[in-house]
This record gives sequence, structure tokens and C1' cells, in this order.
RNA sequence: CACUUAUCACGAAAGGUGGAGGGAUUAGGCCCUGUGAAACCUUGGCAACCUGGUCGGAAACGAUUAAGGUGCCAACUCCUACCUCGCAAGAGGGAAGAUAAGCG
Repeated sequence: CACUUAUCACGAAAGGUGGAGGGAUUAGGCCCUGUGAAACCUUGGCAACCUGGUCGGAAACGAUUAAGGUGCCAACUCCUACCUCGCAAGAGGGAAGAUAAGCG
């Protein structure tokens, strides 16, 4: 980096360095940000995808734990864009993206 499968509900921030951006990309919107953005570091936390532990089970599997591997800690994946339904509000789906596990 490509492919496959699953999920995208809920949840979870303090400090230090830094010094103007950030919310994936394009466009529009909306928002966060000198009461300090991105990034990096430390500590803490959330979650439970994989491994491990425990319980149940013949197994499949279910429940639980949170030690290990990831991930994450404003806003539904911030919203819309394409399709369907709808007078509208809105609803459903898709694309794209993110994460995990597997595989090449």
C1' cells in the first nucleotide's frame, strides 16, 4: 500500500514544550482555537477489536476481567455533497474515510 470481514452508538483530560492553526481530502456550511491550534513528551483515563486470565458450555459460543498488542479521549465519522422515500421536516442506503483482525 492492496484486498477481505466487522464496527463507527456510548465513553474518556490534566501537566510540560510549542506558538497559529485545527476539525482526513475537494467544495459549501458550522464549529474549536492567544482563557493557547497543530505537533511532540509525561501522566491519567475510556473502550473492549486481537492475545491472555476467570466463569459457564461437549463444542460453537456467551459472560466477565483489563495483564499484553492496537485504538481513542469537542461536536453522529461535526453536517451536507451521490441514490431512494418524503410537500417539508426528516428517514434509509451508498461512496469516501477511520479503527481492528486476517491476508498478500
Molecule: SAM riboswitch aptamer (S box leader)
Organism: Flavobacteriales bacterium